A computed fold for a 363-nucleotide RNA from a Phototrophicaceae bacterium, annotated as Bacterial RNase P class A. Its mean pLDDT, the model's own confidence on a scale to 100, is 75. It is recorded under the gene name rnpB. It matches the Rfam family "Bacterial RNase P class A". Its family is annotated with dimeric ribonuclease P complex, tRNA processing and ribonuclease P activity in the Gene Ontology. Of the family's consensus pairs, 94% are formed in the model.
[in-house]
RNA sequence: UAGGUACGCUAGGGAAUCGCGGUCUGUCUUGAACAGGCUGAGGAAAGUCCGCACUCCAUAGGGUAACGAUGCUGGAUAACGUCCAGGCGGCGAAAGCCGAUGGAAAUAGUGCCACAGAGAUGUAUAUUGCAUUGCAUAGCGGUGCGAGGGUGAAACGGUGCGGUAAGAGCGCACCAGCGCGUCUGGUGACAGGCGUGGCUUGGUAAACCCCAUCGGGAGCAAGGCCAAACAGGUGCAUUGGGGCUGCCCGUCCCAGAAAAAGCAUCGGGUAGGCUGCACGAGGUGUCUGGUAACAGCCAUCCCAGAUAGAUGAUUUCCACCUCAGAAGAGGAACAGAAUGCGGCUUAUCGGCUUGCCUAACAG
Repeated sequence: UAGGUACGCUAGGGAAUCGCGGUCUGUCUUGAACAGGCUGAGGAAAGUCCGCACUCCAUAGGGUAACGAUGCUGGAUAACGUCCAGGCGGCGAAAGCCGAUGGAAAUAGUGCCACAGAGAUGUAUAUUGCAUUGCAUAGCGGUGCGAGGGUGAAACGGUGCGGUAAGAGCGCACCAGCGCGUCUGGUGACAGGCGUGGCUUGGUAAACCCCAUCGGGAGCAAGGCCAAACAGGUGCAUUGGGGCUGCCCGUCCCAGAAAAAGCAUCGGGUAGGCUGCACGAGGUGUCUGGUAACAGCCAUCCCAGAUAGAUGAUUUCCACCUCAGAAGAGGAACAGAAUGCGGCUUAUCGGCUUGCCUAACAG
């Protein structure tokens, strides 16, 4: 320098004018007022896919079944299907990347394996074939074989020697793979060594299934408080006569009316308002422990809270990119909080930092 690879950061900046939400202060004409100060989206606010907090319901802070999820080992975490480190397998020349990565004889059983092919798991199969044999001999049939050819993603270990009528783990040697025993290393997944065994076992569990672990349900439109109007319940008064009294008011008794309106009150709770709701598994920085995820100490900061939904628009300068000789012109992503937090996934114009690998050149 070129190519590759891994992690992280950023997401234009300044000024002027106009405008909006929240909050504080002030003013008075007390208004959803005005003035001033402060403050006002993201790395994903998105998808709503996981895990929690919080709330209500249910409940015995029990179990089982069913259903669902997860699935190598160790660790991190409030928790997780997330993250970190490692093992194993695959890919790559390497840095590095990818893997639902428990069990397919050994963890019981069942199923499926397109097309092609004779045959797709059953000590199965015989098209071509290799041997042998019979007959009526260019052929047809019987018996043995599973080595060669052919099909296929996959055909029941590989190579060699022996063996045989021809062959075959039929026998032997070596190799590959598996089980069992044992030793060594490792917390472990696992790795390596030695001995031994039958000779060999196909794939598929994101097919059923088995094993292990986990899971009660609904969600901030949760939930709590205040509470118009309308409707409903209850009570009162409003009418006439009589008693008490000198009269009025008041009160008591009797009768009538209970239709409508009125007043008071009650419960539920609609509209509406307040709360939940912004100090939190919080941000930033140094240090310490740890390979790391992460944890801890100290210091420091306060950082949106709308409710049809504010967080904006215009102009100009600088910076960036493209075109252009210049003047100048054009471009500038994905996207928009709604109870909060941790993740994952998806979208994204550009720019920047650092580590590592490979190749070439120079010192």